[in-house]
This record gives sequence, structure tokens and C1' cells, in this order.
RNA sequence: CUACAAACCCGAGCUAUCGCUUUGUGAAAACGAAGAGGAAAGUCCGGACAGCAUAGAGCAAUUUACUGGUUAAUAGCCAGGUGUUGAUUUUUCAACAACAGAAAGUGCCACAGAAAAUAACUACCCAAACUCGUUUUGGGAAAAGGUGAAAACGUAGUGUAAGAGACUACGGCAGAUUGUAGCAAUAUAGUUUGUGGGUAAACCUUAAAUGCUGUAAUGCCACAUAUAGGUGCUUUUGAGGGCUGCUCGCUCAAAGCUGAAAAGCAAGUGCCAGGGUAGGCAGCAAGAUUUAGUUAGUAAUAACUAAGCCAGAUAAAUGAUAGUUUAGAAACAAAAUCCGGCUUAUGAGGUUUGUAGUUUU
Repeated sequence: CUACAAACCCGAGCUAUCGCUUUGUGAAAACGAAGAGGAAAGUCCGGACAGCAUAGAGCAAUUUACUGGUUAAUAGCCAGGUGUUGAUUUUUCAACAACAGAAAGUGCCACAGAAAAUAACUACCCAAACUCGUUUUGGGAAAAGGUGAAAACGUAGUGUAAGAGACUACGGCAGAUUGUAGCAAUAUAGUUUGUGGGUAAACCUUAAAUGCUGUAAUGCCACAUAUAGGUGCUUUUGAGGGCUGCUCGCUCAAAGCUGAAAAGCAAGUGCCAGGGUAGGCAGCAAGAUUUAGUUAGUAAUAACUAAGCCAGAUAAAUGAUAGUUUAGAAACAAAAUCCGGCUUAUGAGGUUUGUAGUUUU
């Protein structure tokens, strides 16, 4: 220098003419200001806002899970720790983690293999018998070999009939504990107890937590109207809820009148049927807001100062034409309550890292 890959940044500006929506000034004419994204997409996660609301107990269900910081946030982000994988200068870099617990318990580990934790296929040792041969029976042992991802923790020795943590030394792994460093997760050094491993995306255990609906939410104004309607229940019923479900508990209302009785009336409450209305305003964009600078911090981010207002449509506006600037102006695509994230799609260009090649020195 070129090519490829990954991650990140950005997604246009100006002038003129015409057109549309909101808005300011104006009696009007007219003049001015602003006008669809980095993802507006997905509707996945977290919230703001609005409405519903009278505690509690038991049993179950669901979700989350290393440490610290940041934030409105249970989301995310930043920094670190541990583990795995890859590259590699063995220093380090990158990616991923559905990152609590296997010393509470119960399960599972295909096939192969004798056996996957109550092991004995080949081989080994002792004793006896016999058809005297790598034969049979009984006992011992798990050090050798085979199978397997993994075979009773590893290596060396003592010892033994042959052997074995049976014992010794040094180690591995797990529990407990002490010192040092660190806010912590942890790391490191020591002491001590024990001894097969994996698996909780198996059941389980531990700790923490638990609404719903959604701007067509919700509130206000105007207009209009028909409930003499039917039916169930009311000393134990009916209704309701503070919010995952069930049970208990709790709260509210009525429990009245007439009548000898049946029953009727009234009130509360549930269900069915019927009638009127479909208009307008608010919510609606000044925000957990944008830009720049300073300070603190490894960073995410926070505080302070200064400047600014950058869509609010309601069947749906935000456009068309011409020229020009730039390294480039294209692709993916199109606001509807709003915000912070995640995921997915995406042209040219730029930045960083890695791999390969070439040239020069």
C1' cells in the first nucleotide's frame, strides 16, 4: 500500500419556483417560523402517565440468581472476578456464559464392558483333588491388561502368599478455618478433616420478588331519551376487593311495611330484553429534553454554567422540479401518548482491530 473479515460512526446541506399541514403578527391581503428515522420496524424487555383499590393467614404457582457501580427502571450499560473456547509473543487479546447450591435428599450417565459403585472377563496368589493339561473346586485380592467420555484419586516406597490408603512421603479434589491484598466477587500462603466423577436447560433446596388494562386509557361540555318491562335472591343471602390461583378471613348493602296465611309492596343486588346518543374540547408534546463547555470519574455516567424550542395529523400534512456542495447522497424504509433499551434490515464513505499478500528501507 492492497484485499478480506469483525465492531463502531454517519444517513445530508444550500439556492430558486410551486404545493400541503401546524403556528406567530395583521381588519384583510401578505410576511415570517417549523415540519417523518437510525432504525419510526418487531411489539421483545423496562418505565412515565391514566383508571380500578379495606387489612391479613395458609397452601400452591410463576419469575430472577457472580461482585461492584450507574440509571426513573425489575431493562440495559460500564468496570472487575470465575469458567470454557479460539488465537498467540505463553505475555496477552477476543468471544460466550440459561454464572446461587452436588457436604439436605431422590434420580439419571446410551453403546461397549465382568461391572458405571454391593464390580470380577483375561491374567495373579494360597489350599485340595484329578483324566497331570495354560483341568476342576474352594478361598484371597483389585496392584497388571482389555472395554469406555469416565472404572474406586495420582506418583514413589514399605509391607504381603499375592495385594490394597493398610502405612509413609509428596501431590490432586472437596469441606472448615487463619493470615495478606481487595468495597466485594475472588486471588494467594498456611493449618486441619475427608476421599470416584459428572449432571440441577433433571426433580429438588436456598434467597428475593409477584396487579390488570392501555390514549379507542381517562376526564369535561353539548344534544337526545323510555324503562309503570321481565326474572332470581334477600336472618342468611347478594355484591365486592390491595392486585398470579384456591381456601379461610375481611368490608359494604338490605334484613322494612301490610296481611290469619298464601302472598303483595318497598329497598338492595345479579341476569335478560328494550330505548336514546355517536358531536366537540382536553389528554397532545417544554420533555427522566437538545447542543456546547467546565469539573469529578478507568468508564458507564453525574453535577454546574450558557444557549435553544426542533411534527402533532385525525382517514390522515411533512412533497415536486431545477441547479449546486461534499469522500458519498444511495439502500433499508415511513411518526399517531411518550421515553430508555434489545433484536432485525441497510448504499457509499470514515475509524479501530485482526488475517493474508506486495513493495521499499
Description:
The RNA shown here (Bacterial RNase P class A) has 361 nucleotides and comes from a Chitinophagaceae bacterium. Its Rfam family is "Bacterial RNase P class A". Rfam's curators write: Ribonuclease P (RNase P) is a ubiquitous endoribonuclease, found in archaea, bacteria and eukarya as well as chloroplasts and mitochondria. Taxonomically the source falls in Chitinophagaceae (Bacteria, Bacteroidota, Chitinophagia, Chitinophagales). The prediction has a mean pLDDT of 75. It was read from a public genome assembly, where an Rfam model found it. The model forms 98% of the base pairs in the Rfam consensus.